[in-house]
A computed fold for a 387-nucleotide part of an RNA from Oceanospirillum linum, annotated as large-subunit ribosomal RNA, domain III. Its mean pLDDT, the model's own confidence on a scale to 100, is 84. It matches the Rfam family "Bacterial large subunit ribosomal RNA". Gene Ontology terms of the family: ribosome and structural constituent of ribosome.
Context: one part of a larger RNA
RNA sequence: GAGUAACGAUAAGGGGAGUGAAAAACUCCCCCGCCGGAAGACCAAGGUUUCCUGCGCAACGUUAAUCGGCGCAGGGUGAGUCGGCCCCUAAGGCGAGGCAGAAAUGCGUAGUCGAUGGGAAAUUGGUUAAUAUUCCAAUACCUCUUUAGAGUGCGAUGGGGGGACGGAGAAGGCUAGGCCAGCGCGGCGACGGUUGUCCGCGUUUAAGCCGGUAGGCUUGCAUCUUAGGUAAAUCCGGGAUGCUCUAUGCCGAGACGUGAUGACGAAGAUUCUACGGAAUCGAAGUGGUCGAUGCCAUGCUUCCAGGAAAAGCCUCUAAGCUUCAGCUCUAAAGAGACCGUACCCCAAACCGACACAGGUGGUCAGGUAGAGAAUACUAAGGCGCUU
Repeated sequence: GAGUAACGAUAAGGGGAGUGAAAAACUCCCCCGCCGGAAGACCAAGGUUUCCUGCGCAACGUUAAUCGGCGCAGGGUGAGUCGGCCCCUAAGGCGAGGCAGAAAUGCGUAGUCGAUGGGAAAUUGGUUAAUAUUCCAAUACCUCUUUAGAGUGCGAUGGGGGGACGGAGAAGGCUAGGCCAGCGCGGCGACGGUUGUCCGCGUUUAAGCCGGUAGGCUUGCAUCUUAGGUAAAUCCGGGAUGCUCUAUGCCGAGACGUGAUGACGAAGAUUCUACGGAAUCGAAGUGGUCGAUGCCAUGCUUCCAGGAAAAGCCUCUAAGCUUCAGCUCUAAAGAGACCGUACCCCAAACCGACACAGGUGGUCAGGUAGAGAAUACUAAGGCGCUU
């Protein structure tokens, strides 16, 4: 220079009360404003206690601070079903033997790892200051083991099937959700009007079980035979004959019923209260319409660029075992370990040296107008961006 520039989005504040040494900024109430395909909610990654409570204000916070993602202390993360671990494999890694190399090492078979993929099973309500598909209540489901009963050809690291998959497009059936009516409860106006075709709020309920619908796909069954499927096969594939053509078989949302004589449920009332709240009582809880980008659907049609693998699963036999073991069904009892779970997550908690106008994958998607996830206003919810 200079008490100058600046104090990091122009979404916006105002009033009252409280606390306190002190209040523009903290807490509560009222009004106003902003976002609302987000500036709301839930996850993954990443962070790693930042979560909640009490006490505090030196420093941190671009100002003050009684406040805080700050300091100190205490508390908080509960699982057979969510995710991992586990079983399985992809790209890729490692790699017994092996090959190459002077060596270090490189490549690579068997194998063994490796999810971003495949593989069993849970919902609704309640509860905490802070966790909940984890606790509690109710109602379910799955796998394994043992026992009992009934029946019985079982058996794999091998064979076969299946798992099993692309893009685009169209139509149909549904549901979530919305809207309207009805119904329930409440209201009747502090300038005038408002008992009415008026106003406000509510009208919610899952998985599972039952059944197999809308619809989609499919010829199927029996007998005989067989240079194939590394051996075998009753399985798969090839062939022949007979019957049958949508019969058989497979897949399959949703609705009804049940779950539920339960739960939830506004205003209000009663009791208790540390004034934050807690407990009890508990009305209506129906119909119509619109309707998804969600489900049926890994479906259908079509196109060429022709769109993972393996296991679980089903089936076939080999060795073998065949009063055992094993397999199928039913019932009962038991078991289901370990790890993660707080909180932020388009952000003041992640990546950017900062409480930084930047960056960051997925899910949910109310109302009015609208073709619309544009845009404008708004609900729930969250904020007014720390001078």
The organism belongs to Oceanospirillum, within Bacteria. The RNAcentral record of the full RNA draws on ENA and SILVA.